The RNA shown here (Glycine riboswitch aptamer) has 92 nucleotides and comes from Terasakiella pusilla DSM 6293. The organism belongs to Terasakiella pusilla, within Bacteria. The model forms 90% of the base pairs in the Rfam consensus. The coordinates come from a structure-prediction model, not an experiment, and the mean pLDDT is 75. It was read from a public genome assembly, where an Rfam model found it.
């Protein structure tokens, strides 16, 4: 210096799912409370193949499953994709 990988970060793109009742504000709530209904793409948890073992047990994946958390006007947030920046590691 270059490729690859990991973490963080900036920009762009980026889905899903709700109304009702009550209270307040001049009125209407996107606010608060209530009981239900929903969503899965922050996070979290669970399982297969496979590896190990053959007694028990363990390692290990997700965009799958669960919905604990989170979310269900807008906004924010959001996995993921692309480009860039910084740091680290391996190889040449």
């Nucleotide at each position: 210096u270059a490729c690859a990988c990991c973490u963080g970060u900036g920009c762009a793109g980026g889905a899903g799912a709700g109304a009702c009742g009550g209270c307040u504000a001049u009125a209407g709530a996107c606010g608060c409370c209530g009981g239900c209904g929903c969503c899965g793409a922050a996070g979290g948890a669970g399982c297969a193949a496979u590896c190990a073992g053959c007694c028990c047990c363990g390692a290990c994946a997700a965009a799958c499953u669960c919905u604990c958390a989170g979310g269900c006007a807008c906004a924010u947030g959001u996995a993921c994709u692309g480009c860039g920046c910084a740091g680290g590691u391996u190889u040449a």